[in-house]
RNA sequence: GGAGUCGGCCAGGCAGUCGCGCUCCCGCGGCCGGCCUGCCGGGCGCGGGAGGGAGGAAAGUCCGGGCUCCACAGGGCAGGGUGCCAGGUAACGCCUGGGGGGCGCGAGCCCACGGAAAGUGCCACAGAAAACAGACCGCCGAGCCUGCUGCACGGCAGGUGGUAAGGGUGAAAAGGUGCGGUAAGAGCGCACCGCGCCGGUGGCAACACGCGGCGGCACGGUAAACCCCACCCGGAGCAAGACCAAAUAGGGGAGCACGCGGCGCGGCGUCACAGCCGCUGCCGCAGCCUGCGGCCCGCAGGCGCUCCCGGGUAGGUCGCAAGAGGCGUGCGGCGACGUACGCCCCAGAUGAAUGACUGCCCGCGACAGAACCCGGCUUAUCGGCCGGCUCCUCCU
Numbered sequence: 001g002g003a004g005u006c007g008g009c010c011a012g013g014c015a016g017u018c019g020c021g022c023u024c025c026c027g028c029g030g031c032c033g034g035c036c037u038g039c040c041g042g043g044c045g046c047g048g049g050a051g052g053g054a055g056g057a058a059a060g061u062c063c064g065g066g067c068u069c070c071a072c073a074g075g076g077c078a079g080g081g082u083g084c085c086a087g088g089u090a091a092c093g094c095c096u097g098g099g100g101g102g103c104g105c106g107a108g109c110c111c112a113c114g115g116a117a118a119g120u121g122c123c124a125c126a127g128a129a130a131a132c133a134g135a136c137c138g139c140c141g142a143g144c145c146u147g148c149u150g151c152a153c154g155g156c157a158g159g160u161g162g163u164a165a166g167g168g169u170g171a172a173a174a175g176g177u178g179c180g181g182u183a184a185g186a187g188c189g190c191a192c193c194g195c196g197c198c199g200g201u202g203g204c205a206a207c208a209c210g211c212g213g214c215g216g217c218a219c220g221g222u223a224a225a226c227c228c229c230a231c232c233c234g235g236a237g238c239a240a241g242a243c244c245a246a247a248u249a250g251g252g253g254a255g256c257a258c259g260c261g262g263c264g265c266g267g268c269g270u271c272a273c274a275g276c277c278g279c280u281g282c283c284g285c286a287g288c289c290u291g292c293g294g295c296c297c298g299c300a301g302g303c304g305c306u307c308c309c310g311g312g313u314a315g316g317u318c319g320c321a322a323g324a325g326g327c328g329u330g331c332g333g334c335g336a337c338g339u340a341c342g343c344c345c346c347a348g349a350u351g352a353a354u355g356a357c358u359g360c361c362c363g364c365g366a367c368a369g370a371a372c373c374c375g376g377c378u379u380a381u382c383g384g385c386c387g388g389c390u391c392c393u394c395c396u
Stems, first nucleotide, its partner, number of pairs: 001392010012361007020053001022051008031042005055367001059378002062376005067237004079233005084098005099113001100111004114228002119226002121222003136167002138163003143160007175193006194217001195215005200209003241318004251309006257280001259285005264279005287303006325344008362365001
């Protein structure tokens, strides 16, 4: 200098003017409440001032938890999830460290990574054969049978067969290399490598071993197929949920007032009717009130009154911003993280604020907008800064 890898950080800047919602303070106005009667408190409106006002993902709503309500003796079944080991954590499917496998020269990256000698299922196409495995081509023809030939030993051809070394198919075809062996071959035998089991050593463990012994090797793959094993999981969600509470209507009670008829209901009564009492429960008439400018007629509408109690609706308040909180330092730990001390308060709406304009500058600015909160994961994202490490080339 170039190429790469991992981690952390920023997310146009400055100034001016106007505006939006939140919190606090001050002044004025009127309202409510309290009593010590001129003070205090509460909330409302207007004006002024101060403070702070989106994100690294606020997103997807995919996991985990807090919080709230409901359910719940204990255990089991069903269902769902997770799946190498150890640790971290409130918890997790997250994170850290380690083991194993794969990729990369390397820094580093990726992996649902328990069980296939419990059982069941499946393995397309191609291929002879896809699992109690398999003879298409090839190789052999030692043995047996047949035929030909030959004096004979024998030779040749065919059949019965042997053979997994070679070719070919496939994602996958019975461990690999070599020597021996054989008719040709083959763990058939042997050596080395690989594999399995038992033991030993190291490690908390996963696991590892260029430690020992035994076994020719013993039975393909697939469990994000059913299944088996181990562990975990109650449901719904801030429109959760709690409180205050208007008008109108309706429920209960008390007092006062009140005409007639019919129906209904209840009680007394009757063998059953009749009859009597109560109930404003309904309908009609009468009566009263209001409106149509006043009066009459007419029409329309309304009709027990007052007080108390409790439920709920509209509406309002809380939940709701001090928290598994942030920053710094020390200590413990390889680390995730834990702990002690100090400092800080950092949006809180509910038609829902966080914006607009102007000027200057630069590299001309991406993805994107909180809605109960928090920890993660995933996805989107112009560009830039810092640090660790790796490889290549050159110079000293």

The RNA shown here (Bacterial RNase P class A) has 396 nucleotides and comes from Thiohalocapsa halophila. Its Rfam family is "Bacterial RNase P class A". From the family's description: Ribonuclease P (RNase P) is a ubiquitous endoribonuclease, found in archaea, bacteria and eukarya as well as chloroplasts and mitochondria. By type it is a ribozyme. The sequence was found by an Rfam model in a public genome assembly. Of the family's consensus pairs, 95% are formed in the model. The prediction has a mean pLDDT of 76.